[in-house]
The RNA shown here (transfer RNA) has 74 nucleotides and comes from a Pseudomonadota bacterium. It matches the Rfam family "tRNA". The family's RNA type in Rfam is transfer RNA. About the family: Transfer RNA (tRNA) molecules are approximately 80 nucleotides in length. Model confidence (mean pLDDT): 83 of 100.
RNA sequence: CGGAGCGUAGCGCAGCCUGGUAGCGCGUCAGCCUUGGGCGCUGAAGGUCGAGAGUUCAAAUCUCUCCGCUCCGA
Repeated sequence: CGGAGCGUAGCGCAGCCUGGUAGCGCGUCAGCCUUGGGCGCUGAAGGUCGAGAGUUCAAAUCUCUCCGCUCCGA
């Protein structure tokens, strides 16, 4: 320098192709349970969807630019 993939909750990921309420598991917190802890049960909190712009009634999703990480080639 060229090409490809990835970026979504504290962590690991789905959702994107085909635009329409942002989800799952683990974790965290509270309650119940227990002598206490753990397990178990119930509930809750937690997100500018990497950044900016565009298209649209509506964007995590489509388009453009940029940033970061990884891989391949030179």